[in-house]
Context: one part of a larger RNA
RNA sequence: UGACGGGGGCCCGCACAAGCGGUGGAGCAUGUGGUUUAAUUCGACGCAACGCGCAGAACCUUACCAGGGCUAGAAAAGGUAGGAACCCGGAUGAAAGUCUGGGGUGCCCGCAAGGGAAUCUACAUCCAGGUGCUGCAUGGCUGUCGUCAGCUCGUGUCGUGAGAUGUUGGGUUAAGUCCCGCAACGAGCGCAACCCCUGUUCUUAGUUGCCAUCAUUAAGUUGGGCACUCUAAGGAGACUGCCGGCGUCAAGCCGGAGGAAGGUGGGGAUGACGUCAAGUCCUCAUGGCCCUUAUGUCCUGGGCUACACACGUGCUACAAUGGUCGGUACAGAACGUCGCAAACCCGCGAGGGGGAGCAAAUCGGGAAAAGCCGACCUCAGUACGGAUUGCAGUCUGCAACUCGACUGCAUGAAGUCGGAAUCGCUAGUAAUCGCUGAUCAGCAGGCAGCGGUGAAUACGUUCCCGGGCCU
Numbered sequence: 001u002g003a004c005g006g007g008g009g010c011c012c013g014c015a016c017a018a019g020c021g022g023u024g025g026a027g028c029a030u031g032u033g034g035u036u037u038a039a040u041u042c043g044a045c046g047c048a049a050c051g052c053g054c055a056g057a058a059c060c061u062u063a064c065c066a067g068g069g070c071u072a073g074a075a076a077a078g079g080u081a082g083g084a085a086c087c088c089g090g091a092u093g094a095a096a097g098u099c100u101g102g103g104g105u106g107c108c109c110g111c112a113a114g115g116g117a118a119u120c121u122a123c124a125u126c127c128a129g130g131u132g133c134u135g136c137a138u139g140g141c142u143g144u145c146g147u148c149a150g151c152u153c154g155u156g157u158c159g160u161g162a163g164a165u166g167u168u169g170g171g172u173u174a175a176g177u178c179c180c181g182c183a184a185c186g187a188g189c190g191c192a193a194c195c196c197c198u199g200u201u202c203u204u205a206g207u208u209g210c211c212a213u214c215a216u217u218a219a220g221u222u223g224g225g226c227a228c229u230c231u232a233a234g235g236a237g238a239c240u241g242c243c244g245g246c247g248u249c250a251a252g253c254c255g256g257a258g259g260a261a262g263g264u265g266g267g268g269a270u271g272a273c274g275u276c277a278a279g280u281c282c283u284c285a286u287g288g289c290c291c292u293u294a295u296g297u298c299c300u301g302g303g304c305u306a307c308a309c310a311c312g313u314g315c316u317a318c319a320a321u322g323g324u325c326g327g328u329a330c331a332g333a334a335c336g337u338c339g340c341a342a343a344c345c346c347g348c349g350a351g352g353g354g355g356a357g358c359a360a361a362u363c364g365g366g367a368a369a370a371g372c373c374g375a376c377c378u379c380a381g382u383a384c385g386g387a388u389u390g391c392a393g394u395c396u397g398c399a400a401c402u403c404g405a406c407u408g409c410a411u412g413a414a415g416u417c418g419g420a421a422u423c424g425c426u427a428g429u430a431a432u433c434g435c436u437g438a439u440c441a442g443c444a445g446g447c448a449g450c451g452g453u454g455a456a457u458a459c460g461u462u463c464c465c466g467g468g469c470c471u
Base pairs, nucleotide, nucleotide: 007471008470009469010468011467012466013465015461016460019425020424021423022422023421026316027315028314029313030312031311032310033309034307035306042053043052064302065301066300067299068298069297070296073127079123080122081121082120083119086103087102088101089100090099091098092097107116108115109114129291130290132289133288134287138285139284140280141279142278143276145274150189151188152187153186154185155184156165157164158163169180170179171178195268196267197266198265200236201235202234203233204232205231206230209226210225211224214223215222239262242256243255244254245253246252318418322377323376324375325374326373327372328371335364336363339358340357344353345352346351384415389410390409391408392407393406394405395404431453432452433451434450435449436448437447
C1' cells in the first nucleotide's frame, strides 16, 4: 500500500423478509458423469461446465472405429512433355477406385506451320497436408466480478523512503451524481447525456393501407375521399421548468399543480483500470514440438443414438379454476420464387391431386390459443394422465434396420402435488395461453423473438449471500 477478520460504522442488490409459481417424487425429452464398446470423436467442471460449442449426428456433417484404396497427394504455386476443353460407353468393385473403347473440336494471333489463354493427364521438384500436442509460448474473441462506482494521471504540497494528499470530511444521489468545506488545483478512462425501440401530439405523404359523410356491394367490393386508423420521415414535448414545505440563502428531498408521460417515464444497445496463468491452438490466425506410403487423403459400413446406475436443465401430468364435444370472437412480429401456395376434388387422418395469385401494406402459409356460449362427465387411477407396445399407413430423402417426423386403430404404465434441500420473479412483471423465425431435404419438448389474459407482496434491514465507502 493492499487483502483478509465468526472487528466497528454507513449504504446498496429479488440478498433476506413479505408474497406468487416452481425444481427435488412420476413418465418422457435433453446434456453430463460413470460403465460398456472395435469406436461410443473432442472440448467445457463451483458461482461463471452439464437443452454448453451443436441456429438441426440416418449418408454427408465427422474430427472416432473396422475394412477397401492413394502417396507431390482431396485443394494451392511455378517447370517439362502430351492431349486442348468436353461428351458417350464397357469390364471389375460395396463404393472409392482400377483397367479399357469410342466421339470431339471451339476462343485469340496467324495464309500456313506454329504459338497463346483457360483446362485435363503424366513426370520431376521447392513442397503440400495435419480438427496432431502445448490456451501454462501467443494474437483475436468471450465469460466473470458488474452496469458494481469505481480506476488513474499532470503539476503542487507532505514524507529519508515505500507512499500520502487530491479520491478523505459534512450533506446528497441510481452514480467519484452534485453542493459545501479542505494543501491542494486541474485533467483522463468510467457514471450521465448523445444512439435505437416504446408511450402523447403536430407537419408532410395517401397506395397495396384506411372509411366519417354520399352512392353502390355478398364483401372497403367499386366510385369517391385522405377526416380517422395505420404506415414512415421530420419536428414538438419533461427541464425539478412552476407553487408550497424541509434543507446551510447550497446540492437536493417531500407534497402539489398542469400534463399522454414527473423527477433516470419504461425497455435496449453500451461493460472503466483490472481479477480468475478463467475459456477457446476443434472458428480463424500464430511461435515451438511432432507425423510425412501417414497423425495426410478418398470410400463403404458402423459409431457419436450403447445402459445396472447418479446428477443438471426442461416438457407432460397427477385433474372439476378441470377433461371431452359443438358453436363463436379478438393479436403482434416474422417468413415466402431452389419458395409460400388459395379455390376445388380424393382420403377418418397424416397426406395426395390441383395449380389461381404472389419477388408480396396487393397474393399465400393463416386456424391464433387461452377466452365466450351451450352440452356431457361427478371425484373414480376416472371420459384424469398419456408412457409403453402391436398392427396399418403418410411424407422427406439415393437410402428411415441400427437411427427421422407425423397419422389412424388398438394398448392404456407410473403418477392422487412430491424428504432434506433448492430456484425464479417487484408490473404489463410473475403465472398462464398460443404464434413466428433461424438452423433445415426431413426432424424442436431446445434457442431467439412476438403478442393475448393478467396477479399477490415488500413491515423492515436483525440474520444468510454478494458488493461499495470510511476505519